[in-house]
Context: one part of a larger RNA
């Protein structure tokens, strides 16, 4: 020097990002507990004060309860009190620095965030407001159920030896007090009059080839243009042709979405109002510088000498807002912010001792 430990004057968080570590506090008995609260809690709330031996109380209180007696229908039941185990309180004394004489063995208190809770999770950096959850809500499934698994459309299996008070999905997450307005847009349910639409019918007509036949030319052997039945091919309009889309409707506890500008009251400010524009409709209630607020250290008001944190308000919400749910909320938390008491080598500021390394000598 490093690591583990022990103790420390005076101060007591002045340390730091932050009381992180460490310290206090701890065990039993009594007394005594507050706001809130879902009346169960909160609570060991907080705070107190007791504690050793020896005698006495006392072999007493108190436990157990045995031979036995009495009664019964089995089981058993009552009566009784032998043996055995065995305190407190209370008073009297005694010692020590110290009596739960070592160890083991909660520090606590007040305000906020958040998530109700108990649980779960990144084996190997994140336990946490993530997840789960009990509870609501809305879909979907009549049973050879919807869903799902293997997986070729089979066969087989789960659902489920369940049956709509049941089963999947999806979302929200206890309770409480609610959950506005918009279906114009995507979904998704319904409807079917019209419009469009596949293959598929269908077969006008087009079009090769081709007997044959007409025209030219000819060495009569052919050559070349034209027409062109029947069949065989190719191709193909009209028309008929489902759903689905275009329609019309219903639905937001389905994806979602939920306005601008002017002007106006006898001080001023403001604007209950009143004009206009746009729009599917223009954010009810509740909260609000918030886990969300840029501008921001807003502004007040607490708390401290002194607060870019915190706590209550205000509202001008950049860019909350009602099951992507909204406001509360006791209990609950190795979560998360702030404030006090106690405690203290964190810290002013280092000392000192153990024990191990290191490093130096051999």
């Nucleotide at each position: 020097c490093u690591c583990a430990c022990g103790u420390u004057a005076a101060g007591g968080a002045a340390c730091u990002c932050g009381g992180c570590a460490a310290a206090u506090u701890g065990a039993c008995u009594c007394c005594g507990u507050a706001a809130c609260u879902u009346c169960g809690g909160a609570a060991a709330a907080a705070g107190g004060a007791g504690u050793g031996c020896c005698a006495u109380g006392a072999g007493u209180a108190g436990g157990u309860g045995a031979u036995a007696u009495a009664c019964u229908u089995c089981c058993g039941u009552a009566u009784g009190g032998a043996g055995c185990c065995g305190a407190a309180a209370g008073u009297g004394g005694c010692c020590g620095c110290a009596g739960a004489g070592a160890a083991a063995u909660g520090g606590c208190c007040g305000c906020g965030g958040u998530g109700a809770c108990u649980g779960u999770u990144u084996a190997c950096u994140a336990a946490a407001a993530a997840c789960a959850c009990a509870u609501g809500u809305c879909u979907c499934u009549g049973c050879c159920a919807a869903g799902u698994c293997u997986c070729a459309c089979a066969a087989g299996a789960c659902g489920a030896c369940g049956u709509a008070u049941a089963g999947g999905g999806a979302c929200u997450g206890a309770u409480a007090c609610c959950u506005g307005c918009c279906c114009g847009g995507u979904g998704c349910u319904g409807g079917a009059a019209g419009g469009u639409u596949a293959a598929a019918a269908g077969g006008a007509g087009g079009u090769g080839u081709c007997a044959g036949c007409c025209c030219g030319c000819u060495u009569c052997g052919g050559c070349g243009g034209g027409c062109g039945a029947a069949g065989c091919g190719c191709u193909g309009a009209a028309u008929u042709g489902a759903a689905g889309c275009c329609c019309c409707a219903g639905u937001a506890a389905a994806c979602g979405g939920c306005g601008g500008c002017c002007g106006u009251a006898a001080c001023u400010a403001u604007a209950a109002c009143g004009g206009u524009c746009c729009u599917a409709a223009g954010g009810u209630a509740g909260c609000g510088a918030a886990a969300u607020u840029c501008c921001u250290u807003g502004u007040c008001g607490g708390g401290u000498a002194a607060a870019u944190u915190c706590c209550g308000a205000c509202c001008u919400g950049c860019a909350c807002g009602a099951a992507u749910g909204g406001u509360a909320u006791a209990a609950c938390a190795a979560c998360u912010g702030c404030g006090g008491c106690a405690c203290u080598g964190u810290c002013u500021c280092a000392a000192c001792g153990u024990g191990a390394g290191g490093c130096c000598c051999g």
The prediction has a mean pLDDT of 86. Large-subunit ribosomal RNA, domain IV from a Candidatus Zixiibacteriota bacterium, 362 nucleotides, folded computationally. Its Rfam family is "Bacterial large subunit ribosomal RNA". Rfam links the family to the GO terms ribosome and structural constituent of ribosome.